[in-house]
RNA sequence: GCGGAGGGCCGGAUGGCCGCGGGGGGCAACCUCCGAGGAAAGUCCGGACUCCGGAAGGCAACGGUGCCGGGUAACGCCCGGGCGGGGAAACCCGACGGAAAGCGCCACAGAGAACAGACCGCCCCGGUCCGCCGGGGUAAGGGUGAAACGGUGGGGUAAGAGCCCACCGCGCCCCUGGCAACAGGGGCGGCACGGCAAGCCCCACCGGGAGCAAUGCCGAAUAGGACCCCCGCGCGGGACAGGUCCCUUCGGGGAUACCGCCGCUAGGCACGCUUUCGCCGAGAGGGGUCGGGUUGGCAGCUAAAGGUGCAUGGCAACAUGCACCGUAGAGGAAUGGUCAUCGAACGGCGGGCAACCGCCGGGAACAGAAUCCGGCUUACAGGCCCUCCGCGCAG
Numbered sequence: 001g002c003g004g005a006g007g008g009c010c011g012g013a014u015g016g017c018c019g020c021g022g023g024g025g026g027c028a029a030c031c032u033c034c035g036a037g038g039a040a041a042g043u044c045c046g047g048a049c050u051c052c053g054g055a056a057g058g059c060a061a062c063g064g065u066g067c068c069g070g071g072u073a074a075c076g077c078c079c080g081g082g083c084g085g086g087g088a089a090a091c092c093c094g095a096c097g098g099a100a101a102g103c104g105c106c107a108c109a110g111a112g113a114a115c116a117g118a119c120c121g122c123c124c125c126g127g128u129c130c131g132c133c134g135g136g137g138u139a140a141g142g143g144u145g146a147a148a149c150g151g152u153g154g155g156g157u158a159a160g161a162g163c164c165c166a167c168c169g170c171g172c173c174c175c176u177g178g179c180a181a182c183a184g185g186g187g188c189g190g191c192a193c194g195g196c197a198a199g200c201c202c203c204a205c206c207g208g209g210a211g212c213a214a215u216g217c218c219g220a221a222u223a224g225g226a227c228c229c230c231c232g233c234g235c236g237g238g239a240c241a242g243g244u245c246c247c248u249u250c251g252g253g254g255a256u257a258c259c260g261c262c263g264c265u266a267g268g269c270a271c272g273c274u275u276u277c278g279c280c281g282a283g284a285g286g287g288g289u290c291g292g293g294u295u296g297g298c299a300g301c302u303a304a305a306g307g308u309g310c311a312u313g314g315c316a317a318c319a320u321g322c323a324c325c326g327u328a329g330a331g332g333a334a335u336g337g338u339c340a341u342c343g344a345a346c347g348g349c350g351g352g353c354a355a356c357c358g359c360c361g362g363g364a365a366c367a368g369a370a371u372c373c374g375g376c377u378u379a380c381a382g383g384c385c386c387u388c389c390g391c392g393c394a395g
Base pairs, nucleotide, nucleotide: 001391002390003389004388005387006386007385008384009383010382012342013341014340015339016338017337018336020035021034022033023032024031025030037366041377042376044375045374046373047372048371049211050210051209052208062207063206064205065204066203067081068080069079070078071077082096083094084093085092086091097202098201102200103199104196105195106194119142120141121138122137123136124135125134126133127132150168151167152166153165154164155163169191170189171188172187173186174185175184176183177182215299216298217297218296225290226289227288228287229286230285231263232262234261235260236259237258243256244255245254246253247252264267269283271281272280306325307324308323309322310321311320312319313318346361347360348359349358350357351356
């Protein structure tokens, strides 16, 4: 210098003016402070919290997870390890329990696809018009396929074949290392046991349901609904502010609404019925009490299994301790607009062997809180930093 692998960070900047949401101060005018993200996204997992539920303990059903060990509040997440696959390497990927419990499936091609099979070929016998035909054996070779009923080599044979032998593979047993997954070694067996469980299924473990529009509290004006009252110079109560009336020494005091009790002549207005009386009927008005609804208000609400730094333990995820910081809280939903200066990518022109330099234009990715937290996944213009692998050149 070129090519590659892993990880982290930033992701337009500054100022003026005008606004928006929230906190604090102020009688007020106003002042002051704070105000989106690494994913706020998808809503895919796991929790906190709340309600339902006799209880949330067991079973069934259903759903999920699935190598081993550790971390965590928990997880399908993270860390470390094992095994398998890819790569020359750094490193990356894996739904990675069970197919000798049972059922089911294996397209096309091919002779044959799981109780195997014989198209070409090879070998033997018989025939022959010498092209081949018929019978039998075989599965080493060819062909089909994602996959062909162990693989390679040797012996053996008419040709062949686990038919026999060695090694590999497979299964069982033992030993060694490891917490374990697993790895290494030894012995025996015989070729028996193809693949698919993101098909049913079996095994182990996990899961009660719904979700902040959860849930709790307050609750008008107005319009409905139900019930009660309208008598008495009667007795008692009667907060704050205001109206009206009375008294006043001008400071103020009393009465009036309404509530409770008591009393009897049983009730204000207007109408009906009735000869009249009338604890009769129905109604308007005024007053009071109660109950719900619409629209709303408050809480839940943001201090969070919180962040940063250091130390200790641990390979690590992480845990513990100390110090410091404490960071939007709206609710049909604020976080914006405009101007100025600076500006990355990118485009054009010119110069230069090239790296690059100068001038002009240009004007910043994905996206946007909605109860909160831990993850995963997906989107992202461009830039910066660290570690590692390989190659080339120079010393």
This is a predicted structure of a 395-nucleotide RNA (Bacterial RNase P class A) from Seohaeicola zhoushanensis.
Model confidence (mean pLDDT): 77 of 100.
It matches the Rfam family "Bacterial RNase P class A". Rfam describes the family as follows. Ribonuclease P (RNase P) is a ubiquitous endoribonuclease, found in archaea, bacteria and eukarya as well as chloroplasts and mitochondria.
It was read from a public genome assembly, where an Rfam model found it.
Taxonomically the source falls in Seohaeicola (Bacteria, Pseudomonadota, Rhodobacterales, Roseobacteraceae).